[in-house]
């Protein structure tokens, strides 16, 4: 401190997710040791059993037990006295502390500062006192009830128990005269003196009473702060305040009676939901957010609900009463209980300890002390829950050991790692010593911590990751499976993303993983965000509350700022500094506690008082502008209707039509009328209005702005939640009105359909009048005000100046309305004094997409529906600008046999050939639009042959290595067996090479073992290399600079121009590369060398360039020449080009062809030419053979031949080519044969021989017919290759003579030596061509042009496409699943209104009845008690409300979901924007 993910890529905006730290945690794995915290977060569920509060005999009677002693003595009972110990009871102080939890509570709580109307045991100081008397009840004792728990009844008795009386400085009432109120003793010393011999008395200490003051505790009030919900607006009746009584320790509706009507709220009452508060903890840079275990401090609360007693203190966790639920005991009549104490145990859950020692330590409670309780509190146990610290070994050691995993087979990796050698011994175990904690005494922890000795590397390492984020990489298996994933995603045969080895990384007694919180997230912005298109400005205005607010002096101190005091508790935290070896811990000191309260001072700003001021608002007075409003009247023009004329067959309407009108006379015309509804031209990015909105002319009333002038008031301003008011269109209600128009509907079209789009007709409605409604892309997608901030230019209003007036004009100033465009804003696009800049200030909004402006409540409405507004589930994105590119039934430009213009063909037939189907034992494979289809194959009878049968082989038909044998091998004849491949057997011929002379070495070959050999098996989607194709189509990039935040742009865009990004000119561009073009071959003119086999013009020869000769001439092959828009005119921009049957020239504007093919597309095509990787076969998917197949055959298609016929067949014929080709071969020339072709075999390894005859030409015949056309089919014999022509070869002769008469929708190829016709030739090749590649011969017709159809190329526009339009995508239906909303009900919770009931309980009333102290002689009184009454109340209980939640047959819509079903709404003019 940032990082992943939306896109083909960029910038934004925006969610999601990662990487820190945190923890009272829990799971999974794994686990030496020691310090120190910490351990039920859930059921405030229910608990078994210990234990957790008692204690004093120095308060009291008893009782009882032991020891001394004594007495009666019946020798072992009884009794007295004393000691010591024991406690049931009485009584005194603790049991309101310690310990637990956190259920309630949103203020009776907490914090923090204050306050006044109180109390306070024990404690501490001071004061004064403790005299004299009474009468009980317990205990016991005897009796009675009951099962027990208990409990009556009589009778005894003590005291510091209870009650009076006396005193009374201080206290307390008080009418200020007076008046009222205590008390307990006990223990231990004692010298005198008195004694009933117990003592009294004296002192001491403890106690006790009054009473003041103090600490210390508590109580009560005030202010401030202290969660969420407005889908909770209104709440209150003891309510809010008074008076007078009453009760409290005490102020006070706390309680009452009575009076008066208050209180409290939007600054959030009331209600609902959650919730112990805080000091702190986590986290963060920090504000802030989360939180509220341990540890302190308050608080509530003890099974639940309600009461009260005692007490200094409770309305009490281990008291006490009722009522409830639960449990438990019971003799069924009754009774007992309350772990939220400490262990423990059930349940509950993801999950949380021993039913340990100890009062030695610190602290409690009681005592006069000893000493007694004490699960507080010390310790010690489990459990890595968490911090912190240590250890599991060092040093050396390469043959780089085995073993594993990789490999390119050479080696690498683990890895100095073991192993081995030396060396140490913390921790642990052993064994001995042995503390501090404790001042005399007492140590649970504890025979611990420490020391100390010996011995030994011995007893101590896992977790999780390794595709980006994120530190690590390979191998195998798996094949969208199984599996992973925190986001983005990995897996469909080569997975660094699954699982497993090996390596590697991290961290480490832990490691991950899941959960929480904060942070990162500036993603709720106070510090710190935004609203023109990303989510956000409310449709206007008017105003209340509230924010905010102009200048000057004066004064005040609320806010502000300085200081002073008091608090902010301790612990925590920072920071110095001690102590446990260290650290974690922990102790001492200082900070901190960012607060709040007091006192004091300042007076600049804010506010607040007081007085001015005049610029900010208003006012006035003068003026002109305007479709501002409102209401009345009014005018023409056109539609349409009705009457009459005139007049006749169509009107009307569409892309075309038809519905429709119209011979009952439309329509077109011309006269009348008749009625609605609108206001043409003027008119204008022109005016007025807050905004919706406003438009013929008049008048009427009326609202606002503006301009001048500066008279007057004197901050009156601004904004504006809630409120009110207005508010396009559509819509409702009632009433009129209704020419046109026109939802619905109707009919015709169109369509696959057509519930539209077009057409023809036509109701609400639209117009008035009165009332609703209130919503719109109510948009400038821009709230309202003020202020400040270069400029240019248009318009609309007023006003001022300037020439003598006036006018036009120019010029200035205010206002309003446009355009441009500089700083600056902006993600960008834009925006720019009319800001989206720069500042102020007040309002509304917004916080990922969907689901939703939806549902459920409320509020408005007649209804429609408006308004306010959510959640569950979903998804990783869903947007906003720009960029480049595809694309568009957008646009402009441009080129092409692209179309037209023409020639000639496919399609129709017959046969070839290819292809699909199909069929088969195989019909081997491949190629699929164009770019498969006379392709791969330039030549399948066997071979070829990858297929199919059958027979044969297994180191193999072929390579390399190793081991044995032979020296040979070879080569010839010829045998038997078989289909052959093979196998068996004969005979003949034949001296391998070196050489150290060795069976040494090479080489062959036989034979064997294994590595290996072989695979036209699969992946062309793993690939090399070749090719096809857009396309010979002009395009495709870079470097530097410059724009641009980016993607990218520019240059390439523009203006010409060209075949062309060719060129020229302009330009923030310069300037280079692939391509074009040239260069290269080639054909076309010349020339120059050269002259055989080619060539003859001149001389000669000859049957023939045959020879002599020659090389002009042709030609033939080498190197030159030549063509550049170079000349001329026109044209263009003075350029680049363009134009001219220009001139010149063999050739003219790339002269004609050929190679030659940018960056790229297409996962095009090829594993079956080659190569290759990966898989797979290995007596077979390899290898040989033999035969069959690729040649099939209802059918489709595609390339071709041949024709259908006179431009023609048929015979005749001494015309005229070029380019090839030839020794296993081309063949001359004679001869045979009808011919194919056979025999002979001159010449040629070739400008010599030969193939070789060219044919279309050209004479003649045929004379329109299925023909003298056409030659398919087929029959007979024949030649020719070749081991063989039967499946299955050309060819020849005779005979056969078939379909066809020019071809339907379509639909192809050509622009000149083409097209169209004719032949030759080669390559494959024993044969086999109608394919193919090349050659030459004759030789056209047409292009007006660029509208349209095909592709392609440049510019530009939209775009929701980017797998790129063969794209996205949207809605019903159907199917599964998921939440959710309505629903007759139903069932539970909270609460709430009226009545009924009324435990126990104070409180008040009475006191017939009972009654110890005091009073009285008594009698009886005071007083007390129980009983009774009565308000007050808990639980229960009736009837009704309110709210919340679970559930419910159906039922709505939503959301996701594999490759369904309709149609095609949207995105290009999306085909109707």
């Nucleotide at each position: 401190a940032g990082a992943g993910u939306u896109u083909g890529a960029u910038c934004c905006u925006g969610g999601c997710u990662c990487a820190g730290a945190u923890u009272g945690a829990a799971c999974g794995c794994u686990g030496g040791c020691g310090g120190c915290a910490g351990g039920c977060u859930u059921a405030a569920c229910a608990c078994a059993u210990g234990c957790a509060a008692g204690u004093c005999g120095a308060g009291c009677g008893g009782a009882g037990a032991u020891g001394a002693g004594g007495u009666g003595c019946u020798u072992g009972c009884a009794c007295c006295u004393u000691a010591u110990c024991u406690u049931a009871g009485c009584g005194g102080c603790g049991g309101a502390c310690g310990g637990g939890u956190g259920a309630g509570u949103a203020a009776u709580g907490c914090u923090u500062a204050g306050g006044a109307a109180u109390c306070u045991g024990c404690c501490u100081a001071u004061u004064a006192g403790u005299g004299g008397g009474g009468g009980a009840c317990a205990a016991c004792a005897u009796u009675c009830c009951g099962a027990a728990a208990g409990g009556g009844a009589u009778g005894c008795u003590a005291a510091u128990a209870c009650c009076g009386c006396a005193u009374a400085c201080g206290u307390c009432c008080u009418a200020c005269g007076g008046g009222a109120g205590a008390a307990a003793g006990c223990a231990g010393g004692g010298g005198a003196u008195c004694u009933u011999c117990g003592g009294a008395c004296c002192u001491u200490g403890c106690g006790c009473u009054a009473a003041u003051a103090g600490a210390u505790g508590a109580g009560c009030c005030u202010a401030a702060g202290u969660c969420g919900g407005a889908u909770u607006a209104g709440c209150u009746a003891g309510u809010u305040g008074g008076u007078g009584g009453g009760g409290u320790a005490a102020a006070g509706g706390c309680c009452u009676a009575c009076c008066a009507a208050g209180g409290c709220g939007a600054c959030g009452a009331u209600c609902u939901g959650u919730a112990g508060c805080g000091g702190g903890u986590c986290u963060g840079a920090g504000a802030g957010g989360a939180u509220g275990a341990u540890c302190c401090g308050c608080c509530a609360c003890a099974c639940u609900g309600g009461g009260a007693c005692u007490g200094a203190g409770a309305c009490a966790c281990g008291g006490u009463c009722c009522a409830g639920a639960c449990u438990c005991c019971u003799a069924c009549g009754g009774g007992a209980g309350g772990c939220a104490g400490c262990a423990g145990u059930g349940g509950g859950g993801a999950a949380u300890u021993u039913u340990g020692c100890g009062c030695a330590a610190u602290g409690g409670g009681g005592g006069a002390a000893a000493c007694c309780c004490u699960g507080a509190c010390g310790c010690a146990g489990c459990a890595a829950c968490g911090c912190c610290g240590c250890g599991u070994g060092g040093a050396g050691g390469a043959u780089g050991a085995a073993g594993u995993c990789c490999c390119u087979u050479g080696g690498g990796a683990c890895g100095u790692a073991a192993a081995c050698u030396c060396c140490u011994u913390u921790c642990g175990a052993u064994c001995g010593g042995g503390a501090c904690g404790a001042u005399u005494a007492u140590g649970a922890c504890g025979g611990u911590a420490c020391c100390g000795g010996a011995a030994g590397a011995a007893g101590a390492a896992g977790c999780c990751c390794c595709g980006g984020c994120u530190a690590a990489c390979u191998u195998c298996g798996u094949g969208c499976c199984a599996g992973c994933a925190g986001c983005c995603g990995c897996g469909g045969u080569a997975a660094u993303a699954c699982g497993a080895g090996g390596g590697g990384g991290g961290c480490a007694a832990g490691c991950g993983u899941u959960g929480u919180u904060c942070g990162g997230a500036a993603u709720u912005a106070u510090u710190g965000g935004g609203c023109g298109u990303a989510a956000a400005g409310g449709g206007c205005g008017c105003g209340u509350a509230g924010g905010c607010g102009g200048u000057g002096c004066g004064g005040u101190a609320a806010g502000u700022c300085u200081g002073u005091u008091g608090u902010g508790a301790a612990a925590u935290c920072u920071c110095c500094g001690g102590g446990c070896u260290c650290a974690a811990c922990u102790c001492g000191g200082a900070g901190c506690u960012u607060g709040c309260a007091u006192c004091a001072g300042a007076a600049a700003c804010u506010g607040c008082c007081g007085u001015g001021c005049u610029u900010g608002a208003g006012u006035g007075u003068g003026g002109g502008a305007g479709a501002g409003g409102u209401g009345a009247g009014u005018g023409g023009a056109a539609u349409u209707c009705c009457c009459g004329g005139u007049g006749u067959a169509g009107c009307g309407g569409u892309g075309a039509a038809a519905u429709g009108c119209g011979u009952a006379g439309a329509u077109a015309u011309c006269g009348g009328g008749a009625g609605g509804a609108a206001c043409a031209c003027c008119u204008g990015u022109g005016g007025c209005g807050a905004a919706a909105g406003c438009g013929g002319c008049u008048c009427a009333c009326u609202g606002g702005a503006c301009c001048a002038c500066a008279a007057c008031u004197g901050a009156c301003g601004c904004u504006g939640a809630u409120g009110c008011g207005c508010u396009a269109a559509a819509g409702c209600u009632a009433g009129g009105g209704g020419a046109g128009c026109a939802a619905a509907c109707a009919g015709g079209a169109u369509u696959a359909g057509a519930u539209a789009c077009c057409c023809u007709g036509g109701u609400a409605g639209u117009c008035c009048u009165a009332g609703c409604c209130c919503u719109a892309a109510a948009c400038g997608a821009u709230g309202a005000u003020c202020g400040c901030u270069u400029g240019g230019u248009g318009u609309g209003a007023c006003a001022g100046g300037u020439a003598c007036c006036c006018a036009a004009u120019c010029c200035u100033g205010u206002c309003g309305u446009g355009c441009c465009g500089g700083a600056g804003c902006u993600a960008a696009c834009g925006c720019u004094u009319u800001a989206a800049g720069c500042a102020u200030c007040c309002c509304g909004c917004c916080u990922g997409g969907g689901g939703a402006g939806u549902a459920c409540g409320g509020u408005c409405g007649c209804a429609a529906g408006a308004u306010u507004a959510a959640a569950a589930c979903u998804c990783a994105a869903a947007g906003g600008a720009a960029u480049u590119g595809a694309c568009g039934g957008g646009g402009g430009c441009c080129c092409g046999c692209a179309c037209a213009a023409g020639c000639g063909g496919u399609g129709g037939a017959g046969c070839a050939u290819g292809u699909g189907g199909u069929u088969c034992a195989a019909u081997u494979c491949g190629a699929a639009g164009c770019a498969a289809c006379g392709c791969g194959a330039a030549g399948a009878a066997c071979c070829u042959u990858a297929c199919c049968a059958g027979c044969c082989c297994u180191u193999g038909a072929c390579a390399u290595c190793c081991c044995g044998g032979u020296c040979g091998c070879g080569g010839g004849a010829a045998c038997g067996a078989g289909a052959g491949a093979u196998c068996g057997a004969u005979c003949c011929c034949u001296u391998c090479a070196g050489u150290u002379c060795g069976g040494c070495u090479g080489g062959a070959c036989c034979g064997g073992a294994g590595a290996c050999a072989g695979g036209u098996g699969c992946u062309g989607c793993a690939u090399g290399g070749c090719u096809g194709u857009c396309g010979u189509c002009a395009g495709c990039u870079c470097g530097u600079g410059u724009c641009g935040u980016g993607a990218g742009a520019u240059g390439u865009u523009g203006g010409g121009u060209u075949a062309a990004g060719u060129c020229c000119c302009g330009c923030a561009a310069c300037g280079a590369g692939c391509g074009c073009a040239a260069c290269c071959c080639u054909c076309g003119c010349c020339c120059u060398u050269a002259g055989u086999u080619g060539c003859c013009a001149u001389c000669a020869u000859u049957u023939a360039g045959u020879u002599g000769g020659g090389c002009c001439c042709u030609c033939u092959a080498a190197g030159g020449g030549g063509a550049c828009u170079g000349c001329c005119g026109g044209u263009g921009a003075u350029a680049a080009g363009c134009c001219g049957c220009g001139a010149g020239g063999a050739a003219g504007g790339u002269g004609g062809g050929g190679a030659u093919g940018a960056c790229g597309u297409c996962a095009a095509g090829u594993c079956c030419u080659c190569a290759u990787g990966g898989c797979c076969c290995u007596u077979a998917c390899g290898g040989g053979c033999u035969g069959g197949g690729c040649u099939a055959c209802a059918c489709a298609c595609g390339u071709g031949c041949u024709a259908c016929a006179a431009u023609g067949g048929c015979g005749g014929u001494g015309a005229c080519a070029g380019u090839g080709g030839g020794a296993u071969g081309c063949a001359a020339u004679g001869g045979g044969g009808c011919a194919a072709c056979c025999c002979u075999g001159c010449g040629c390894a070739a400008a010599u021989c030969u193939c070789a005859a060219a044919a279309a030409g050209c004479c003649g015949u045929c004379u329109c017919a299925g023909u003298u056309c056409g030659g398919a089919u087929u029959g007979u014999g024949c030649u020719c290759u070749g081991c063989a022509a039967c499946u299955c070869g050309a060819g020849c002769a005779c005979a056969u003579g078939a379909a066809g008469u020019u071809g339907g929708a379509a639909u192809c190829g050509c622009u000149a030596g083409u097209a169209a016709u004719c032949g030759c030739a080669g390559a494959u090749c024993a044969g086999c061509a109608c394919g193919c590649u090349g050659c030459g011969g004759u030789g056209a017709a047409u292009a007006c042009g660029u509208u349209c159809c095909c592709g392609g190329g440049c510019c530009u526009u939209g775009u929701a496409c980017a797998c790129a339009c063969c794209g996205c995508c949207c809605g019903u239906c159907a199917c599964a699943c998921c939440a959710u909303g309505g629903g007759a009900g139903u069932u539970g919770g909270c609460u709430u209104u009226a009545c009924c009931u009324g435990a126990a309980g104070a409180c008040g009333g009475u006191g017939c009845g009972c009654u110890a102290a005091c009073c009285g002689c008594a009698a009886g009184g005071a007083g007390g008690c129980a009983g009774c009454c009565g308000g007050c109340c808990a639980c229960g209980g009736u009837a009704g409300g309110g709210u919340c939640a679970g559930u419910g047959a159906c039922u709505g819509g939503g959301g996701u979901g594999a490759a369904g079903u309709c149609g095609u709404a949207a995105c290009a003019a999306g085909g109707u924007a």
A computed fold for a 1473-nucleotide RNA from an uncultured bacterium, annotated as small-subunit ribosomal RNA. It matches the Rfam family "Bacterial small subunit ribosomal RNA". Its family is annotated with ribosome and structural constituent of ribosome in the Gene Ontology. RNAcentral holds the sequence, with entries from ENA.